A computed fold for a 344-nucleotide RNA from a Candidatus Acetothermia bacterium, annotated as Bacterial RNase P class A. The sequence was found by an Rfam model in a public genome assembly. Its Rfam family is "Bacterial RNase P class A". The family's RNA type in Rfam is ribozyme. Rfam links the family to the GO terms dimeric ribonuclease P complex, tRNA processing and ribonuclease P activity.
[in-house]
RNA sequence: GGAGAAGGCCAGGGGGUCGCGGGGAGUUUUCUCCCUGAGGAAGGUCCGGACUCCGCAGGGCAGGCCGCUCGGGGAAACCCGAGGGGGAGCGAUCCCCGGAAAGUGCCACAGAAAAUAGACCGCCGAUCCGGCCCGGAGUUUACUCCGGGCGACAUGGAGGCAAGGGUGAAAAGGUGGGGUAAGAGCCCACCGCCGGGGCCGCGAGGUUCCCGGGCACGGCAAACCCCGGCCGGAGCAAGGCCAAAUAGGGAGGCGCUUGAGGGUGGCCCGCCCGAUGCCUCCGGGUAGGCCGCAAAGAGAAAUGACCCCCUAGGACAGAAUCCGGCCUAUGGCCCUCUCCCCAG
Numbered sequence: 001g002g003a004g005a006a007g008g009c010c011a012g013g014g015g016g017u018c019g020c021g022g023g024g025a026g027u028u029u030u031c032u033c034c035c036u037g038a039g040g041a042a043g044g045u046c047c048g049g050a051c052u053c054c055g056c057a058g059g060g061c062a063g064g065c066c067g068c069u070c071g072g073g074g075a076a077a078c079c080c081g082a083g084g085g086g087g088a089g090c091g092a093u094c095c096c097c098g099g100a101a102a103g104u105g106c107c108a109c110a111g112a113a114a115a116u117a118g119a120c121c122g123c124c125g126a127u128c129c130g131g132c133c134c135g136g137a138g139u140u141u142a143c144u145c146c147g148g149g150c151g152a153c154a155u156g157g158a159g160g161c162a163a164g165g166g167u168g169a170a171a172a173g174g175u176g177g178g179g180u181a182a183g184a185g186c187c188c189a190c191c192g193c194c195g196g197g198g199c200c201g202c203g204a205g206g207u208u209c210c211c212g213g214g215c216a217c218g219g220c221a222a223a224c225c226c227c228g229g230c231c232g233g234a235g236c237a238a239g240g241c242c243a244a245a246u247a248g249g250g251a252g253g254c255g256c257u258u259g260a261g262g263g264u265g266g267c268c269c270g271c272c273c274g275a276u277g278c279c280u281c282c283g284g285g286u287a288g289g290c291c292g293c294a295a296a297g298a299g300a301a302a303u304g305a306c307c308c309c310c311u312a313g314g315a316c317a318g319a320a321u322c323c324g325g326c327c328u329a330u331g332g333c334c335c336u337c338u339c340c341c342c343a344g
Base pairs, nucleotide, nucleotide: 001340002339003338004337005336007334008333009332010331012310013309014308015307016306017305018304020037021036022035023034024033025032026031039316043327044326046325047324048323049322050321051235052234053233054232063231064230065229066228067227068083069082070081071080072079073078084097085096086095087094088093098226099225103224104223105220106219107218120165121164122161123160124159127158128157129156130153131150132149133148134147135146136145137144138143173191174190175189176188177187178186192215193213194212195211196210197209198207199206200205239291240290241289242288249282250281251280252279253278254277261273262272263271264270
């Protein structure tokens, strides 16, 4: 100098002018003054709660969340520390975590075959059929039968094999030897793997010890599912209070052609309408308002603009009942560590 890894912090500061939301005071026509006003994620709405209403003897189904061990914090989710196992990286370091040996299902493309393995190229020629050769027999070349042979057959067939090639993220233990027609845990040695015991560890687990087993069990559970633990449902459009107009409900009163009431009208008469009608009260619901609701805070929603100084031009982004988490987005600074290069 370059490339990384882990942790922590900040999210421009000060002043001036104008403006916006909320609250208060003066004034109460209108204006003036004071106080206060987004985030580390307010975001996604993914978890856990508070709060509210409904439900509830108890249990179940469905569904959801959590899931290595020990210890700690926390109401829970979740977090922290120390470890275990697996994986990635040269490394600092990071990622994952019940069960795939209960069952079902899936495994793209490529490839012959993707889990009851399989056979495209390849390897083989032991076996059978065929082919060829030799000998013999049936009457002689032909044809048929019998016996033998093929190191003269693989550009014949039936077949055998899974070593090698090739495909793939993954091809059914690896290396070597024996074996075989060729091969193969088919057999053997070593490595690996699995099971048991001993030992160590509180535990997850470990093991350089002993014994047994040729070896069986590919991957995916953020596929269904199984195991264990926890969870009643709905959510601030929760829920509570006040409460019009109209319609409908209940009670009472008046009236029904001898007419309550209404229209016309200043009033009376008159004229017209008029009986499932008119008046009063009560109760429920709706519109609307208030609370819930906060040291921002409500409702279609304010938190801003300009100028000067500090070297300054600053990313992602804007609360909607409130908390605790997780995840995602994002600018910069500090400290520690790792690897590489250069110089001394």